[in-house]
RNA sequence: GCUGUCGGCCAGAUGGUCGCGAGCGAUUGUUUGGCGCUCGAGGAAAGUCCGGGCUCCAUAGGGCACACUGCCAGGUAACGCCUGGGCGGGGCGAGAGUCCCGACGGAAAGUGCAACAGAGAGCAGACCGCCGAUGGUCCGGUACGUUGGACACAGGCAAGGGUGAAACGGUGAGGUAAGAGCUCACCGCGCGAGCGGUAACGGUCGCGGCACGGCAAACCCCAGUGGGAGCAAGGCCAAAUAGGCAGCGAGGGACGGCCCGUCCCGACAAAAACGCUGCGGGUAGGCUGCUCGAGGGCGUGGGUGACCACGUUCCCAGAGGAAUGACCGUCACGAGGUAAUACUCGACAGAACCCGGCUUACAGGCCGGCAGCAUCC
Numbered sequence: 001g002c003u004g005u006c007g008g009c010c011a012g013a014u015g016g017u018c019g020c021g022a023g024c025g026a027u028u029g030u031u032u033g034g035c036g037c038u039c040g041a042g043g044a045a046a047g048u049c050c051g052g053g054c055u056c057c058a059u060a061g062g063g064c065a066c067a068c069u070g071c072c073a074g075g076u077a078a079c080g081c082c083u084g085g086g087c088g089g090g091g092c093g094a095g096a097g098u099c100c101c102g103a104c105g106g107a108a109a110g111u112g113c114a115a116c117a118g119a120g121a122g123c124a125g126a127c128c129g130c131c132g133a134u135g136g137u138c139c140g141g142u143a144c145g146u147u148g149g150a151c152a153c154a155g156g157c158a159a160g161g162g163u164g165a166a167a168c169g170g171u172g173a174g175g176u177a178a179g180a181g182c183u184c185a186c187c188g189c190g191c192g193a194g195c196g197g198u199a200a201c202g203g204u205c206g207c208g209g210c211a212c213g214g215c216a217a218a219c220c221c222c223a224g225u226g227g228g229a230g231c232a233a234g235g236c237c238a239a240a241u242a243g244g245c246a247g248c249g250a251g252g253g254a255c256g257g258c259c260c261g262u263c264c265c266g267a268c269a270a271a272a273a274c275g276c277u278g279c280g281g282g283u284a285g286g287c288u289g290c291u292c293g294a295g296g297g298c299g300u301g302g303g304u305g306a307c308c309a310c311g312u313u314c315c316c317a318g319a320g321g322a323a324u325g326a327c328c329g330u331c332a333c334g335a336g337g338u339a340a341u342a343c344u345c346g347a348c349a350g351a352a353c354c355c356g357g358c359u360u361a362c363a364g365g366c367c368g369g370c371a372g373c374a375u376c377c
Base pairs, nucleotide, nucleotide: 001373002372003371004370005369006368007367008366009365010364012331013330014329015328016327017326018325020040021039022038023037024036025035042348046359047358049357050356051355052354053353054230055229056228057227066226067225068224069223070222071085072084073083074082075081086104087102088101089100090099091098092097105221106220110219111218112215113214127161128160129157130156131155134154135153136151137150138149139148140147141146169187170186171185172184173183174182188210189208190207191206192205193204195202196201234288235287236286237285244279245278246277247276248275249274251265252264253263254262255261295314296313297312298311299310300309301308302307333346334345335344336343
C1' cells in the first nucleotide's frame, strides 16, 4: 500500500435572499398585523420487540394456573441489553495466538418421538461376511488310545462390508477356531480425593471394563422473574341542551296609554304541572401534565472492560394531524457523462410523555483492531 473481516465516528461546509413554527421584548386602550432577539429532527425520530421512570386503579399472607428467562461473574434504575470470563463449534496460523458464532440449566424422575433406507432404532440385530474350536455327517490313516481332511448340518461371532442423521465407546496390541473390554496401553466416559479459580470451569492422582446413545425451539423437572392499564395515564376550570336536588311564586284574561274600576274564568290545603332562582355531577371547550433529564460537552481519577466518581461548563423542539423549508453564489466529496470543459444527480428517513436497549433501513466518507499478500529499510 492492497484485499478481507470486525468495531467506532460523521451524515457536506459557508454566505445571501425569501418563508414557516414557538417563546420573549418593545409598541398599542385591546386584538390582529408588522418589528427586534433567541430557539427550532435523527442515527435511526422507524418497528413498537424488551426493560424502566411517571400516573391512576387494584392489593392481608400463601398457593395453583399462565407467560417469560436460563453457563459464571460483573455493569445498570432495570432488561431478553452490555462487558469480561468459561465451555462448545468454525475461520486463519507451523505454533503461540487471534477473530467470529452459540436458547449454552437438567436426557442415571417420568411420559413421549425418530420419516425413508436397513437384518436391526433402544436394555436391538445378522443381509453379505468370518469361523465351524465343540457336536454331527462323510472320506482317509492307525500302534485301536486316537489322528488328518472335507461339508457348512447344528451352532459360534460381530472383525470387515452394506443401510442410515444416528447402529449399544474409539485407536493400536495381545488373545482366539473366528471374534469379543475378553486382557492391556492411550483417548473418551463415570465415580472419588485433593489443588488452582469468587464462580462457570480447568489441571493432577486414584478407582471403575463401560453401565449412563440422541431430541427438552416435545411434554416435563429444577431455579428465577412477572398485579393491571397507559399521557386518549392523571389533575384543574367549565358553556348550551337534557336529567337530578333545594327554595320561592295564586292569580290569569278582556276593555284601556297607565292606575282605579267593571266583566269573565279559576282558587280550602297539599300534590302534580308550569315559571323563576340557586346548587350539584358529567359532556363540548380550555388549562395543565410538558420537557432540567438515570441530560450533553470537556477534564481528572478508578476499573481489563461495560461502567462509575468528582470537578467544570452548557440549556438543546415541546404545538394542533399540520412548523422545522425553498432558491441563488462559492468551496469540498462521490457517482454518471465528455477528448477536455460544460452538464446532471446525492442515501435511509420526519419528534409528540420521557429515558435505556435490541432489531430493521441507509449514498458517501473518516479512524482503529485482526488476518493474508506485495514492496522498501
Bacterial RNase P class A from a Chloroflexota bacterium, 377 nucleotides, folded computationally. The coordinates come from a structure-prediction model, not an experiment, and the mean pLDDT is 78. A source record names the gene rnpB. Its Rfam family is "Bacterial RNase P class A". It is annotated as a ribozyme. Rfam describes the family as follows. Ribonuclease P (RNase P) is a ubiquitous endoribonuclease, found in archaea, bacteria and eukarya as well as chloroplasts and mitochondria. The organism belongs to Chloroflexota, within Bacteria.